[in-house]
Context: one part of a larger RNA
RNA sequence: GGAUGAACGCUGGCGGCGUGGAUAAGGCAUGCAAGUCGAACGGACUUUUUAUUUCCAGAGAUGAGAUUAUAUCAAAUCAAAGGUCGUUUAAAGUUAGUGGCGAACGAGGUAGUAAUACAUAGGAACUUCCCCCUAAGUCGUGAACAACUCACCGAAAGGUGAGCUAAUACACGAUAGUCUCUCCGGAGUAAAGUUUUUCGCUUAGGGAAAGGCCUGUGAAGUAUCAGCUAGUUGGCGGUGUAAAGGACCACCAAGGCUAUGACGCUUAGGGGAGCUGAGAGGCUGACCCCCACCGAUGGGACUGAGACACGGCCCAUACACCUACGGGUGGCUGCAGUCGAGAAUCUUCCGCAAUGGACGAAAGUCUGACGGAGCGACGCCGCGUGAUUGAUGAAGCUUUUCGGAGUGUAAAGAUCUUUUAUGAGGGAAGAAGUUUAUUGACGGUACCUCAUGAAUAAGGGGCUCCUAAUCUCGUGCCAGCAGGAGCGGUAAUACGAGAGCCCCGAGCGUUAUCC
Repeated sequence: GGAUGAACGCUGGCGGCGUGGAUAAGGCAUGCAAGUCGAACGGACUUUUUAUUUCCAGAGAUGAGAUUAUAUCAAAUCAAAGGUCGUUUAAAGUUAGUGGCGAACGAGGUAGUAAUACAUAGGAACUUCCCCCUAAGUCGUGAACAACUCACCGAAAGGUGAGCUAAUACACGAUAGUCUCUCCGGAGUAAAGUUUUUCGCUUAGGGAAAGGCCUGUGAAGUAUCAGCUAGUUGGCGGUGUAAAGGACCACCAAGGCUAUGACGCUUAGGGGAGCUGAGAGGCUGACCCCCACCGAUGGGACUGAGACACGGCCCAUACACCUACGGGUGGCUGCAGUCGAGAAUCUUCCGCAAUGGACGAAAGUCUGACGGAGCGACGCCGCGUGAUUGAUGAAGCUUUUCGGAGUGUAAAGAUCUUUUAUGAGGGAAGAAGUUUAUUGACGGUACCUCAUGAAUAAGGGGCUCCUAAUCUCGUGCCAGCAGGAGCGGUAAUACGAGAGCCCCGAGCGUUAUCC
């Protein structure tokens, strides 16, 4: 000199783009972060509707009879619209449940890991939901279980028994080849509907993309760690797996690694990259991208194409909460937020309009991913705090050899401008799907025009030398300064103050760390 996820001190006008829990992988109140499909299914409920029924109601019509007789009263009968109890037809909607897909992605963190990781170059014994292409098929039958109804238990969480029922849920049978096994004779294994089309389902082969496995090389410190190892090293045969393999098991042999550092201990996620440097190199691994690992701690499997699964299950432990004391519930290293520890790190915001994802035929629903806004000079960049003129060189202040000198064109004054600010008016792109139409959180934002008026806006550090910039007063080895040399004991350019000057400037200094 450069740099930082910085912090502290003083100061602080605006905008754009970035960036912000590095410490306690410490504990967490509250809300949200993973749902979706009624075009798989049976119900339940709501609304409308068809037919029918109970009851209410009674427009209107008829009218025994009576009389005050061209009018009135009236027993009784028929009966529309409407409302209501139930049954039924059809349509629309909502949805707890069964079922399908997703939940293994996305989001977060770096605890562990010195090699089951990572980077790079290769290899052979594998798998793949969804997607694309090709070929073939999609027949028959059955038994249940939720929901629901009834009964019951429990404070709750929740649960028990009986009965009924549907399906793209489950099961059985048939058929089948380019599938599997084979002693080559044969044996075994599939499907799901819905229909108006679509959309699906099953089997086989190929592709795309993704993943699993193995090997070489690279890659922290320490010898005040020198020997380590019995599934250890290899073989035969099995088990297991999607797949090779001591991965595991039985038997056999006695091997294997090591000063080119085994084994142990300490530290640590790795890389692309970042900082610095002329380079070689040194240091770092924040943000962003790729990979790995983790999800209170320690184990385990289930489901599934895929997990040994952050917002799934089981067990144990610690902690916390509810309780009727019998028993239950929970996991922010998701987004906000809170306490704690700390020098120190933000809003319990808006929206699915865009991009992307899940589901769906679609409309659409969900999405704290994402897009945005908010806070912080934390960083980088840009802009401004006015411009021109103005000498009786005003006043004030400082200094003086008392003549003057400095502050200083600085101010005042005059003439302008309006970036910015404020107010008013207008006002986007981002929006795309074959066309038309619809759809903007940001946001009445950016931007444009007009008006007002210098109006709203400057500080920090330093001045002995290194090192740009000095005088006066106070103090008197005191008070103090300081990165180093050093300064201060009565004329201190080094302490404190004032004036002046120097450097940088919405920043300036200090501290910490790296080159």
This is a predicted structure of a 515-nucleotide part of an RNA (small-subunit ribosomal RNA, 5' domain) from a Candidatus Nomurabacteria bacterium. Taxonomically the source falls in Candidatus Nomuraibacteriota (Bacteria, Bacteria candidate phyla). The RNAcentral record of the full RNA draws on ENA and SILVA. It matches the Rfam family "Bacterial small subunit ribosomal RNA".